[in-house]
RNA sequence: GGCCCGAUCGCCAAGUCUGGGAAGGCGCUAGACUGAAGAUCUAGUAUUUCGCCGGUUCAAAUCCGGCUCGGGCCA
Numbered sequence: 001g002g003c004c005c006g007a008u009c010g011c012c013a014a015g016u017c018u019g020g021g022a023a024g025g026c027g028c029u030a031g032a033c034u035g036a037a038g039a040u041c042u043a044g045u046a047u048u049u050c051g052c053c054g055g056u057u058c059a060a061a062u063c064c065g066g067c068u069c070g071g072g073c074c075a
Stems, first nucleotide, its partner, number of pairs: 001074007010026003020058001027045006051067005
């Protein structure tokens, strides 16, 4: 230098192919229960949210271009 994969909540992680509602688990917070705690149950926890910038579109995590970071292959 070329090619491929990845970046989503505090952590892990689905969704991207086929554009319209951001699953789930852990953790945390509040409540119920308990003498208290644990366990269990309920609710909340990304809402100018999907690495950054721009474009397409009525509408973008998703499509297109560029860039950053991480991993791999080739040279």

A computed fold for a 75-nucleotide RNA from a Methanomicrobia archaeon, annotated as transfer RNA. Its Rfam family is "tRNA". From the family's description: Transfer RNA (tRNA) molecules are approximately 80 nucleotides in length.